Transfer RNA from a Deltaproteobacteria bacterium, 73 nucleotides, folded computationally. RNAcentral holds the sequence, with entries from ENA. RNAcentral records the identical sequence in 2 taxa. NCBI's taxonomy places the organism under Bacteria, Pseudomonadati, Myxococcota, Myxococcia. Model confidence (mean pLDDT): 80 of 100.

RNA sequence: GGGCGCAUAGCUCAGCUGGUAGAGCAGGAGACUUUUAAUCUUCUGGCCGCAGGUUCGAACCCUGCUGCGCCCA
Numbered sequence: 001g002g003g004c005g006c007a008u009a010g011c012u013c014a015g016c017u018g019g020u021a022g023a024g025c026a027g028g029a030g031a032c033u034u035u036u037a038a039u040c041u042u043c044u045g046g047c048c049g050c051a052g053g054u055u056c057g058a059a060c061c062c063u064g065c066u067g068c069g070c071c072c073a
Base pairs, nucleotide, nucleotide: 001072002071003070004069005068006067007066010025011024012023013022019056027043028042029041030040031039049065050064051063052062053061
């Protein structure tokens, strides 16, 4: 330098080929328990890496950039 893949909640990951973003764990509150743990209920938490474009509408499509990983040179 060229090619491919990944980037979504504090962490690990879903998100059915465009229609207002979810799970588990973690955290807060409550129930139970002599207390802790375990279990159950409930709540909080994200402008989907950044910037543009297409579209009535974009996490999803297109372009550029950034970071990480792999391959080629």